A computed fold for a 99-nucleotide RNA from uncultured Acidaminococcus sp., annotated as SAM riboswitch aptamer (S box leader).
The sequence is in RNAcentral, with records from MGnify.
The organism belongs to Acidaminococcus, within Bacteria.
Of the family's consensus pairs, 97% are formed in the model.
The coordinates come from a structure-prediction model, not an experiment, and the mean pLDDT is 83.

RNA sequence: CAUCCAGAGUGGGGGAGGGAAUGGCCCAAUGAACCCACAGCAACCAUGGCCAGCGGCCAACGGUGCUAAUUCCUGCAAGACGUUCGUUUUUGUAAGAUG
Numbered sequence: 001c002a003u004c005c006a007g008a009g010u011g012g013g014g015g016a017g018g019g020a021a022u023g024g025c026c027c028a029a030u031g032a033a034c035c036c037a038c039a040g041c042a043a044c045c046a047u048g049g050c051c052a053g054c055g056g057c058c059a060a061c062g063g064u065g066c067u068a069a070u071u072c073c074u075g076c077a078a079g080a081c082g083u084u085c086g087u088u089u090u091u092g093u094a095a096g097a098u099g
Stems, first nucleotide, its partner, number of pairs: 001099004009038005017027003023073002039067003044063002047059005071095001075093006081086002
């Protein structure tokens, strides 16, 4: 600096935790974290092709990443809406993740 309402899982080992943090709400002995294998998703980097405006599109052998729930929801500020403090909503921002 860019993106984050899309997408994609099985087997073996392993054994009780996991979803960042707070509060929720969930997942987990019909097997969590973690490790391995294979498969897949995506298209950030590299590479190749096409069109052409230093841009766009396509491919997916390589380097990352990812494969429950919107980044699972949330905090802060402003606006909107409403039965004036909210089980609503929009935008911005913080935090986080990946490149």